Predicted 3D model of a 72-nucleotide RNA (transfer RNA) from a Fidelibacterota bacterium.
The RNAcentral record of the sequence draws on ENA.
Its mean pLDDT, the model's own confidence on a scale to 100, is 84.
Rfam family: tRNA. Gene Ontology term of the family: triplet codon-amino acid adaptor activity. Rfam's curators write: Transfer RNA (tRNA) molecules are approximately 80 nucleotides in length.
């Protein structure tokens, strides 16, 4: 330098065009003398960052930035 893949809650991942899901994790309650397990119920990311495209973009397209893995 070139080519793939990645980037979404605290952590790990889905979600292939119609305002984002799940586990663990935190918070409340019930269960305990208490603390773990269990039930139950809630908080909590607008989706790496910038432009396009479309009534609408995490989703497609371009550039960029970081990470990884190959080639020279």
């Nucleotide at each position: 330098g070139g080519g793939c893949g990645g980037u979404u809650a605290g952590u790990u991942u889905a979600a292939u065009g119609g305002u984002a899901a799940a586990a663990c994790g935190c918070u409340c309650g019930c269960u305990u003398c208490a603390c773990a397990u269990g039930c139950g119920a809630g908080a909590g990311a607008g989706c790496g960052c910038a432009g396009g495209u479309c009534c609408g973009a995490u989703u497609c397209c371009u550039g960029c930035a970081c990470c990884g893995c190959c080639c020279a």